[in-house]
RNA sequence: AGAGUUUGAUCCUGGCUCAGAUUGAACGCUGGCGGCAUGCCUUACACAUGCAAGUCGAACGGCAGCACGGGAGCAAUCCUGGUGGCGAGUGGCGAACGGGUGAGUAAUAUAUCGGAACGUGCCCAGUAGUGGGGGAUAGCCCGGCGAAAGCCGGAUUAAUACCGCAUACGACCUACGGGUGAAAGCGGGGGAUCGCAAGACCUCGCGCUAUUGGAGCGGCCGAUAUCAGAUUAGCUAGUUGGUGGGGUAAAGGCCUACCAAGGCGACGAUCAGUAGCUGGUCUGAGAGGACGACCAGCCACACUGGAACUGAGACACGGUCCAGACUCCUACGGGAGGCAGCAGUGGGGAAUUUUGGACAAUGGGCGCAAGCCUGAUCCAGCAAUGCCGCGUGAGUGAAGAAGGCCUUCGGGUUGUAAAGCUCUUUUGUCAGGGAAGGAACGGUGGGGGCUAAUAUCCUCCACUAAUGACGGUACCUGAAGAAUAAGCACCGGCUAACUACGUGCCAGCAGCCGCGGUAAUACGGAGGGGGCUAGCGUUGUUCGGAAUUACUGGGCGUAAAGCGCACGUAGGCGGACCAGAAAGUUGGGGGUGAAAUCCCGGGGCUCAACCUCGGAACUGCCUUCAAAACUAUUGGUCUUGAGUUCGAGAGAGGUGAGUGGAAUUCCGAGUGUAGAGGUGAAAUUCGUAGAUAUUCGGAGGAACACCAGUGGCGAAGGCGGCUCACUGGCUCGAUACUGACGCUGAGGCGCGAAAGCGUGGGGAGCAAACAGGAUUAGAUACCCUGGUAGUCCACGCCGUAAACGAUGAAUGCCAGCCGUUGGGCAGCUUGCUGCUCAGUGGCGCAGCUAACGCUUUAAGCAUUCCGCCUGGGGAGUACGGUCGCAAGAUUAAAACUCAAAGGAAUUGACGGGGGCCCGCACAAGCGGUGGAGCAUGUGGUUUAAUUCGAAGCAACGCGCAGAACCUUACCAACCUUUGACAUGUCCAGUAUGGGAUCCGGAGACGGGUUUCUUCAGUUCGGCUGGCUGGAACACAGGUGCUGCAUGGCUGUCGUCAGCUCGUGUCGUGAGAUGUUGGGUUAAGUCCCGCAACGAGCGCAACCCUCGCCCUUAGUUGCCAUCAUUCAGUUGGGCACUCUAAGGGGACUGCCGGUGACAAACCGGAGGAAGGUGGGGAUGACGUCAGGUCAUCAUGGCCCUUAUGGGUAGGGCUACACACGUCAUACAAUGGCCGGUACAGAGGGCUGCCAACCCGCGAGGGGGAGCUAAUCUCAGAAAACCGGUCGUAGUCCGGAUCGUAGUCUGCAACUCGACUGCGUGAAGUCGGAAUCGCUAGUAAUCGCGGAUCAGCUUGCCGCGGUGAAUACGUUCCCGGGUCUUGUACACACCGCCCGUCACACCAUGGGAGCGGGUUUUACCAGAAGUAGGUAGCUUAACCGCAAGGAGGGCGCUUACCACGGUAGGAUUCGUGACUGGGGUGAAGUCGUAACAAGGUAACC
Repeated sequence: AGAGUUUGAUCCUGGCUCAGAUUGAACGCUGGCGGCAUGCCUUACACAUGCAAGUCGAACGGCAGCACGGGAGCAAUCCUGGUGGCGAGUGGCGAACGGGUGAGUAAUAUAUCGGAACGUGCCCAGUAGUGGGGGAUAGCCCGGCGAAAGCCGGAUUAAUACCGCAUACGACCUACGGGUGAAAGCGGGGGAUCGCAAGACCUCGCGCUAUUGGAGCGGCCGAUAUCAGAUUAGCUAGUUGGUGGGGUAAAGGCCUACCAAGGCGACGAUCAGUAGCUGGUCUGAGAGGACGACCAGCCACACUGGAACUGAGACACGGUCCAGACUCCUACGGGAGGCAGCAGUGGGGAAUUUUGGACAAUGGGCGCAAGCCUGAUCCAGCAAUGCCGCGUGAGUGAAGAAGGCCUUCGGGUUGUAAAGCUCUUUUGUCAGGGAAGGAACGGUGGGGGCUAAUAUCCUCCACUAAUGACGGUACCUGAAGAAUAAGCACCGGCUAACUACGUGCCAGCAGCCGCGGUAAUACGGAGGGGGCUAGCGUUGUUCGGAAUUACUGGGCGUAAAGCGCACGUAGGCGGACCAGAAAGUUGGGGGUGAAAUCCCGGGGCUCAACCUCGGAACUGCCUUCAAAACUAUUGGUCUUGAGUUCGAGAGAGGUGAGUGGAAUUCCGAGUGUAGAGGUGAAAUUCGUAGAUAUUCGGAGGAACACCAGUGGCGAAGGCGGCUCACUGGCUCGAUACUGACGCUGAGGCGCGAAAGCGUGGGGAGCAAACAGGAUUAGAUACCCUGGUAGUCCACGCCGUAAACGAUGAAUGCCAGCCGUUGGGCAGCUUGCUGCUCAGUGGCGCAGCUAACGCUUUAAGCAUUCCGCCUGGGGAGUACGGUCGCAAGAUUAAAACUCAAAGGAAUUGACGGGGGCCCGCACAAGCGGUGGAGCAUGUGGUUUAAUUCGAAGCAACGCGCAGAACCUUACCAACCUUUGACAUGUCCAGUAUGGGAUCCGGAGACGGGUUUCUUCAGUUCGGCUGGCUGGAACACAGGUGCUGCAUGGCUGUCGUCAGCUCGUGUCGUGAGAUGUUGGGUUAAGUCCCGCAACGAGCGCAACCCUCGCCCUUAGUUGCCAUCAUUCAGUUGGGCACUCUAAGGGGACUGCCGGUGACAAACCGGAGGAAGGUGGGGAUGACGUCAGGUCAUCAUGGCCCUUAUGGGUAGGGCUACACACGUCAUACAAUGGCCGGUACAGAGGGCUGCCAACCCGCGAGGGGGAGCUAAUCUCAGAAAACCGGUCGUAGUCCGGAUCGUAGUCUGCAACUCGACUGCGUGAAGUCGGAAUCGCUAGUAAUCGCGGAUCAGCUUGCCGCGGUGAAUACGUUCCCGGGUCUUGUACACACCGCCCGUCACACCAUGGGAGCGGGUUUUACCAGAAGUAGGUAGCUUAACCGCAAGGAGGGCGCUUACCACGGUAGGAUUCGUGACUGGGGUGAAGUCGUAACAAGGUAACC
């Protein structure tokens, strides 16, 4: 520090996810040791049991229990407060600390900094005192009640308990004269004096009283800061202030009476939600964000609510009273209790420990002290909960062992790893030793102080005793011995780490992207590997990455985002100069910012974690001094911002009134006659009752042609005939004036298209709704005919639009050029040029931008202010509020769901987009198919089987260049199992093999007989090779599966003209350029131009063939000349034809024209051939997961007495039907009969087969010739000549059937071909639709060949005869190229929308129902406090007494908790039914959108 994920690819925007750190964690697997930390985050739920706050006899009366002493008694035992001590009690101090928890609390809190009107036990310092009396009361004793808790009565008693009196330095009050108010003793020691003693007395110590001051602590007040919600906007009646009074320790509405009407709030009051706050902790580069366990400070609470008492301090965790809920005891009458102290229990929960030890240390309470108490604390226990440290051994060791896994079978890997050998001993085990934590208090001696004092007490010095929970722990030493000790998750990318097997969209994985449908590095186990390590992984949390809330540090034309527009309040910001003051600002000083933490430097545990010391820091707040640039502020001044004045100017700016012509429609009248209208075509409609058309007249409403212009005006919406009136703004020019008066603008207020609403008018045209007609599968649409609201006017609402420049307003600055509107100035050659201000457009540099683009009218560079955005969907929706008559508008969520949604640009593909071009693509023609019967292939059906494949073009006379058996893969039956075939091992034989033949059987096969022949080598041995038979295993075999695992071959686009590369250049990039453009071509063919220059695969050419000529060569070919013959038959010849080898020829070469002088095209000449001469072979990059595992090859899988092999038979030939492709026809351009011509290219020895003979014929016989320019198949046919038929189901047509035959073959039944005779079906030119062909072509005619025993209408070739037409490119199809649009990229057979149906999920409404919180009114009123007080009662004081003062109880008033009734607000849950939303593999209906998406889309 980044990475993955939207796309075919790219850049951007933007979300989601990951890598890091963290944790009071939990869970899974695993687990050796130690140190240091930490450990109920959930139910502030309920709690059994034990402990957690006591202490003081030096305050007191005393003595229940214990010990000692004393006395009595023989003893048991009794007596004795005498001593140590001490239960219970009075009294004092403490219990308000320490410990726990975080419910409440958004300010009665906390943090920081200040303040004044306070209190303060114990402590410190000072001053002054501590005199003299009194009356009670607990305990104890007696009696009584009660189950208990406990209570009552009587008698008696003490105090440092209580109450007066005296005194009063200071204190308090005051009318300034004065007045008021205290105390307590206890202990130690003691020389003199007194006393019987106790003691007095003195002294020391502790205590007490009053008061002053301090320290520390506490109470109170202020400022600033401290979560989120405005779908909470108004709140407030003691409320805000004053005065009097009360109250408090103290200021204060804290309380009360009266008076005033204030106070708070957009700088967020009030309300509702959530929350203890801080030092700090985690994270982060920081700024920030999240958190507030442990430790520390503060606050709040103590079962829930309320209340006070005591006290220095509480409204009190282990106190009291009351109410409530709950639990327990009970004798039913009453009582008791409060773990959010430490342990512990139940419950809750994913989850959190021992009912331990000790006061040894530290600290606290009491005490003079010893000491006692202390679940504070220190320790131990449990838990890998975290951090830190250590170990599980080290060295050597290659035969690279065995085993495992993989393998190309060679090997590789595990792996120096193990074993083996040599060492070490941390940890653990055993044994021995063994700390520090502990030095005070205390004791002894000495010095000093107080003192009369050598007492006591205090203090200093020296010496010194005792005291350890942890714990025989840490640590040290020794012994034996590698001995006691390794796991977890991961290995597709991110992200380090790969193979084989199993599984087969199953099982499963998954943080995101995504894996899995038979070759899974992604599932599962295994081998191996990378990672961390006593842990590892998962889940959860927080921060980071995330610049993804942007202060640091983002944006708003199109990605989310500028309010529709103005005016303007608050607020924010604001021109120039001078002066003052000093709020901000800056600098210096001071105070504070607790400690701990973090950081730096030391130190201590063997290191570290941890602990500790010092420093720095704590970025803050307060205060003081200074400075005066900037901002704010105060005062003064200025004119450039802004405005005013004067003079001109332009304009569809606004409002009102008037007025004009054209047109539509309607009405009246005339002319006139049958149609008009409308459409793609029609119909509805109008018209003989006279339409349309045309002429004249009239009515009425609405809108204003031309001018008219990227022209004008307005803030926007918007504004258009003409005239008048009123009126807003703008621009230019010039003088003077005001003197910052400015900019923006949350709320607010106004304007605001169309549609819509209300009331009243108006209504010509147009026209939602509606009706009818069409279209259509449907057509609630598009089209047509009608037509009502509405559109128009007046007044009032609505307040929204793609209200758009998708661009807020204002100011300044930053190259230009060209138009245009309105002004001004200057110049002169009077209509031009230049300058300038204000608008409005086009292009464009710099700059900006993701790109597109913007560019002085910014989207540039800057400043100010406002508005808005933060993934898509849900949703601009629900609820609530506000506005509205309504429609609705505005404000505006959440649950849930997805990993995208999106912008710009790129390359393709596509378009019922465009341009150009080509092709038998259309058109123009010729002939067909589709109709018939037949042949053949396919589908379907059938079947035991009808083997398999091919499926639009590009499957269907295709694989099959030939299924009777074979082929053959299929079916049923029979037989066989190392096999029909290959290699290897062993045994036997010696051959083997062939022919003939017999038996069983359908045959395979099995059994037998006979005969012929008898391999090669040889060491002569069945020895070797070979062969045959047998055995067992490795294996063979498979037309079994996968063409979507493959090779090879091949079809198709397409013989279309394309497809690419290197370098350069452009672009952030995908990519572009080149290859586009202008011409031209059959062609990316060539030329020109050009940021391109070159090159490759294609095109063309090179190859074959046909066409002309030449040369060479003449047999089997040929025959002009010469002979010869029936015949090129034979001489002869090679001139010609021909044959087959090599050459020539054609290149736009020449001429003319067109063209850019090019390429090229047009025409012409010559030529056998002319612009590629005709034909063939040749098929770029690629597409279709095209076809083929059944040609072959091949990975993987499957079968192995069968899915292999063999046999005979059957099937592939079935037949209601459907389709494709042929052949034959329907006839006279013909059929039939007779006659007569002319080919080419091929084949032939298991072959072609002549002549001749037989047969009507298929054919048979026959055998000559030929291994072929020699012989043969082989008669070519159409044509031509003649005859006949005469338009008919025929002398057409030939299917079908019968019959007789022929041939091939082992065999023609299923199931061959052909022949003769007979039979003579459909069919009279074929609907919609559709195919081929552009010249030696179509059409037509025959001939040959491959395969093959035989079998052809098919296929492949050959020649004969031999046309018609092409204007042309509008249309159909296909293709090329350029361009355009795109929401497509599996690429239009694409994408995609909505209803409905089904399932699930969350949510709104909902008659209601049930809770919580809160509020108003009223009732009620425990305990308590305060006030009042007729009743009852009362030790201290006063009074001789009566009585009084004062107190208590009771009653009562006020306040008030719980509770009750009624109403409201708010929130949560639930609810029959209901609304939409989301998600889901293949459901239904349509086709809305994306292309001109087939009616442009959208608001």
The RNA shown here (small-subunit ribosomal RNA) has 1499 nucleotides and comes from an uncultured bacterium. It matches the Rfam family "Bacterial small subunit ribosomal RNA". Its family is annotated with structural constituent of ribosome and ribosome in the Gene Ontology. The sequence is in RNAcentral, with records from ENA. Its mean pLDDT, the model's own confidence on a scale to 100, is 84.